[in-house]
Context: one part of a larger RNA
RNA sequence: GAACGAACGCUGGCGGCAGGCCUAACACAUGCAAGUCGAGCGCUCUCUUCGGAGGGAGCGGCGGACGGGUUAGUAACGCGUGGGAAGCUGCCCGAUAGAGGGGGAUACCAGUUGGAAACGACUGUUAAUACCGCAUAAUGUCUACGGACCAAAGUGUGGGACCUUCGGGCCACAUGCUAUCGGAUGAGCCCGCGUGAGAUUAGCUAGUUGGUGAGGUAGAAGCUCACCAAGGCAACGAUGUCUAGCUGGUUUGAGAGGAUGAUCAGCCACACUGGGACUGAGACACGGCCCAGACUCCUACGGGAGGCAGCAGUAGGGAGUAUUGGACAAUGGGCGCAAGCCUGAUCCAGCAAUGCCGCGUGUGUGAAGAAGGCCUGCGGGUUGUAAAGCACUUUCAAUUGGGAAGAAAGAUUUAGAGUUAAUACCUCUUAAUAUUGACGUUACCAAUAGAAGAAGCACCGGCUAACUCUGUGCCAGCAGCCGCGGUAAUACAGAGGGUGCGAGCGUUAAUC
Numbered sequence: 001g002a003a004c005g006a007a008c009g010c011u012g013g014c015g016g017c018a019g020g021c022c023u024a025a026c027a028c029a030u031g032c033a034a035g036u037c038g039a040g041c042g043c044u045c046u047c048u049u050c051g052g053a054g055g056g057a058g059c060g061g062c063g064g065a066c067g068g069g070u071u072a073g074u075a076a077c078g079c080g081u082g083g084g085a086a087g088c089u090g091c092c093c094g095a096u097a098g099a100g101g102g103g104g105a106u107a108c109c110a111g112u113u114g115g116a117a118a119c120g121a122c123u124g125u126u127a128a129u130a131c132c133g134c135a136u137a138a139u140g141u142c143u144a145c146g147g148a149c150c151a152a153a154g155u156g157u158g159g160g161a162c163c164u165u166c167g168g169g170c171c172a173c174a175u176g177c178u179a180u181c182g183g184a185u186g187a188g189c190c191c192g193c194g195u196g197a198g199a200u201u202a203g204c205u206a207g208u209u210g211g212u213g214a215g216g217u218a219g220a221a222g223c224u225c226a227c228c229a230a231g232g233c234a235a236c237g238a239u240g241u242c243u244a245g246c247u248g249g250u251u252u253g254a255g256a257g258g259a260u261g262a263u264c265a266g267c268c269a270c271a272c273u274g275g276g277a278c279u280g281a282g283a284c285a286c287g288g289c290c291c292a293g294a295c296u297c298c299u300a301c302g303g304g305a306g307g308c309a310g311c312a313g314u315a316g317g318g319a320g321u322a323u324u325g326g327a328c329a330a331u332g333g334g335c336g337c338a339a340g341c342c343u344g345a346u347c348c349a350g351c352a353a354u355g356c357c358g359c360g361u362g363u364g365u366g367a368a369g370a371a372g373g374c375c376u377g378c379g380g381g382u383u384g385u386a387a388a389g390c391a392c393u394u395u396c397a398a399u400u401g402g403g404a405a406g407a408a409a410g411a412u413u414u415a416g417a418g419u420u421a422a423u424a425c426c427u428c429u430u431a432a433u434a435u436u437g438a439c440g441u442u443a444c445c446a447a448u449a450g451a452a453g454a455a456g457c458a459c460c461g462g463c464u465a466a467c468u469c470u471g472u473g474c475c476a477g478c479a480g481c482c483g484c485g486g487u488a489a490u491a492c493a494g495a496g497g498g499u500g501c502g503a504g505c506g507u508u509a510a511u512c
Stems, first nucleotide, its partner, number of pairs: 001512002006508005013359006020351001021317001027314002030312003035062003040059002043056005069270002078195007088186001092183007100134001102132002109124006140149003154175006162169002196242002203233003208230008245267004249260004272293005295306004323349001325348003331345001332343004362392004372383004396453001398448005406439001411433003415429004456501005461482003467496005477484002
C1' cells in the first nucleotide's frame, strides 16, 4: 500500500448494489417449511333450477431420494483432471407388438369392545388404474440348443346409423396400461496422475496378496464363504499421529509465488448419538420406519411423545452477526387433462455505515481586512472572503399530484387447419373482449416553500504532509520503531493555528 463475512472508539444526511453466527454439529417454546389428484375407487355430508356444483375421512396413484441447511467426519478414487467396462435408469423422446377372459379379499362404513392417552381388537358389508390366477409370448430371460418360462387397466369427452337388460354396447378422439428395442437424462463402479504436516512415527498386513469353486449384487471385484498357495505394501515414506471437506475461484503480487476456500456455482459427507433394514426407478431416507443410548415433555404410573446443521424466533456461548414480515405477481418445482392447489425454493420488504459506488450538506459577491479568539518584539500578525451584508439556486430530504416496465400466460367468444363417418369432441394457429403485481405511498415526471433539515475523525519530533503558547516537572503521561518527560517539552495535557481523509475517520485482529 492492498484486502476483510470483521469487531471496538468518536461521529453520522440520502440513495443504488451486494453481503450479514467465522464462536456451542450447544439446547430449543411457538408458527410455518410437501403435498396433490373426484378425469383410478366405493362411500358420506351440504346446496340445487334436479342438469349439476362443492366439502370430507378412507382405499389407490404420483411426489415426500428434488428443492433448502450445515461442514461434524473424511488425507480418501473424497475432490480435480484424463481415461475405462461388467451393468441400472421413474417421468421424457422414437419404434414394434399387445391390451382377451375370470376370481377372492380389504380400508372407509355399521355393530361390539380395550386404553388416561398414543393407539387398538373382534364380527359383518363393499369398490377400484389395489391384489391374484388363466389365456396369449418375442427381437425378452434361461438353456443341456431339444425346449421351458414371463404381462396388462381402465378413465374422460363427443356422436350418425345399428343393437340394448336403457346402465350402456359400438365408433372416434384424448389420456392411461403391458412387453421389448433404441435414445436422452441421471446415478453406480474401476484405473493413471495430482491434491496437508512432521521420521523426536520404520516397519505394516491373515481376508491379509493371489488362485479354484460357490454365494451375492443392477453390475466387475476377497464383496462374502470353503479349500489351496504364501504372498502384498514400504525410505519414490508404508503404518501410526496431528490437522483439514475438495474444486471453479477469492486475495495479494510485475510475475513466479504466498495466503485462503464467506457469498455464487460443481462434487462429497452429515441430519440428537450409534446401528439396521423396509418401500421404491432411485434412500439405507433432515421434516419416513425399527432397535439401543443421552436429553426433554405428557401420564390415570400400566404406558406414550419429540429431534430447527429448513425460514423466522428463544436461551446460551461470544468482541461479534438481522424480522416470530409480505406474496406466490414473476422464475422454477410437485400433483393435476385443465382450472387450480401447495411451495420460508424464490421474488420482495424490514434491521445495522458491514462493504463498494454515487450524490448532498449550498453558489456568486463581499475589506470597515468588523467583533471575538490566539500570538506578539506592543508596531502589529493570524483566524480571514472566513463571517456579517447583498444577489441567486433548490439536487437530496419534506409535502402534494401524475405515473411506466417487470404480464407471458390462463378464461370466454370468432375464424382457419389437423383428426374423424361427422359441421361434434379434442389439438394447433389466429382475432376480439374483460381481466391477473407481493414489491408499491415503486422507478420516473411535475408542482410548492425556503439556505432552509445535513461534518466529522485522526494527526502535526524523525520515518511522514502539518508549529506556536500555556500547564506539568523522569510526575502525570505518550509510544509502530528510534525514543520523549528530571522548570523555557514543536514528542505528555489543554488551547489557537495547520495537515490528511471525509459520511466517515482512527484503532485492533488476521492475510499478501